Source information:
The prediction has a mean pLDDT of 80. Transfer RNA from Asanoa iriomotensis, 74 nucleotides, folded computationally. NCBI's taxonomy places the organism under Bacteria, Bacillati, Actinomycetota, Micromonosporales, Asanoa. The same sequence occurs in records of 2 taxa.
RNA sequence: UUCCCCGUAGCUCAAUCGGCGGAGCAGGCGACUGUUAAUCGCAAGGCUGCUGGUUCGAAUCCAGCCGGGGAAGC
Numbered sequence: 001u002u003c004c005c006c007g008u009a010g011c012u013c014a015a016u017c018g019g020c021g022g023a024g025c026a027g028g029c030g031a032c033u034g035u036u037a038a039u040c041g042c043a044a045g046g047c048u049g050c051u052g053g054u055u056c057g058a059a060u061c062c063a064g065c066c067g068g069g070g071a072a073g074c
Stems, first nucleotide, its partner, number of pairs: 001072007010025004019056001028042004049065005
């Protein structure tokens, strides 16, 4: 320098080839218990890496950039 893959909640991952962004774990509150743990319940947590474009509508499609990983070349 070129090519490929990935980027969504604190962490691990979903979102049925464009139609209201969810789950588990962690953390918070509560129930249960003599207490803790376990178990159960509730609530919260996101402008989907950034900037544009296409579209009635974009996490999803297109372009550029940023970051991570891999391959090739010198």